This is a predicted structure of a 73-nucleotide RNA (transfer RNA) from a Patescibacteria group bacterium.
[in-house]
RNA sequence: GUGCCCGUAGCUUAAUGGAUAGAGCGCAGCCCUGCGGAGGCUGAGAUUGAGAGUUCAAGUCUCUCCGGGCACA
Numbered sequence: 001g002u003g004c005c006c007g008u009a010g011c012u013u014a015a016u017g018g019a020u021a022g023a024g025c026g027c028a029g030c031c032c033u034g035c036g037g038a039g040g041c042u043g044a045g046a047u048u049g050a051g052a053g054u055u056c057a058a059g060u061c062u063c064u065c066c067g068g069g070c071a072c073a
Base pairs, nucleotide, nucleotide: 001072002071003070004069005068006067007066010025011024012023013022018056027043028042029041030040031039049065050064051063052062053061
């Protein structure tokens, strides 16, 4: 340089173009407990890598760029 794949919460991830983007771990508070890092309940945390386009509607489709990976050169 060329081709392909990936990018969603602190981490790992789910989501047929259509309901308030869901979950696990972690974090915070409360309860429980002799104490607890165990158990229970509740909560915060994502404008889905950036920008543009298509569409009534985009995490999802298209284009450009950024970052990562694989293959070839």
Lineage of the source: Bacteria > Bacteria candidate phyla. The coordinates come from a structure-prediction model, not an experiment, and the mean pLDDT is 81. The sequence was found in a public genome assembly.